Formats: sequence, structure tokens, C1' cells
RNA sequence: AAGUAAAUACGGCAAAGCAGUCGUGAGGCUGUGACGCAAAGCUAUAGGGUCAUGUAUUCAUGACAGCCAGUUGCAAUU
Repeated sequence: AAGUAAAUACGGCAAAGCAGUCGUGAGGCUGUGACGCAAAGCUAUAGGGUCAUGUAUUCAUGACAGCCAGUUGCAAUU
């Protein structure tokens, strides 16, 4: 520098549920919890998709990165 995901990680993240809190809502945050995750790190003005709200089919404003995607990268190993 390039590749691999079979095994391995005293470490990392944390679904549902529950409690509190913010929001019209989708949902966010904190705590608890542990279903899972080798990118479950980051990106919502690169894009698709899904969802919410609004006198809205097409429009506008929002939400989701644990849907696809983009991008950076760790232990180990070749």
C1' cells in the first nucleotide's frame, strides 16, 4: 500500500420495552435495558426510499444513517 470477514476484540455501539423530557407529528434527548452490530462511526443541500405535518395527488416544511447509498476508519489476518 492492497486485500479478507472463517475465527477472534478484557474494549466499542445499543433495538424493543419502561421512566422522564422536548415536539402538532414523524421523531429527538437523558436514564434503564440488550435485540442485534465489524463501521449500528460520520453524512438528511450527492441521490433513492420510507415516514410526519400543512387547504398537499405533483408543492412546501420537517423526521429517519439500526433501509439502500456516499465517505472515513479500528483489532486481527494475508
Molecule: c-di-GMP-I riboswitch aptamer